[in-house]
RNA sequence: GCACGGGUAGCUCAGUGGUAGAGCGGCUGUUUUACACGCAGUUGGUCAGGGGUUCGAGUCCCUUCCCGUGUA
Numbered sequence: 001g002c003a004c005g006g007g008u009a010g011c012u013c014a015g016u017g018g019u020a021g022a023g024c025g026g027c028u029g030u031u032u033u034a035c036a037c038g039c040a041g042u043u044g045g046u047c048a049g050g051g052g053u054u055c056g057a058g059u060c061c062c063u064u065c066c067c068g069u070g071u072a
Base pairs, nucleotide, nucleotide: 001071002070003069004068005067006066007065010024011023012022013021018055025043026042027041028040029039030038048064049063050062051061052060
């Protein structure tokens, strides 16, 4: 350089063009002499950046950036 995969919550990851979610985590309460576990509640997002298509885009198209794999 070329080909392919990926970028979504603090972390690991889902997400048929129609309200952005789960688990873990954080915080508060409860329980305990105390901690942990459990239970209840709560907290969470520039969906990598920009542009386009569409009534509507995390999702489709173009482009830029970053990470990984393959190839010479």
Transfer RNA from uncultured Akkermansia sp., 72 nucleotides, folded computationally. The sequence was found in a public genome assembly. The coordinates come from a structure-prediction model, not an experiment, and the mean pLDDT is 83. It matches the Rfam family "tRNA". Rfam describes the family as follows. Transfer RNA (tRNA) molecules are approximately 80 nucleotides in length.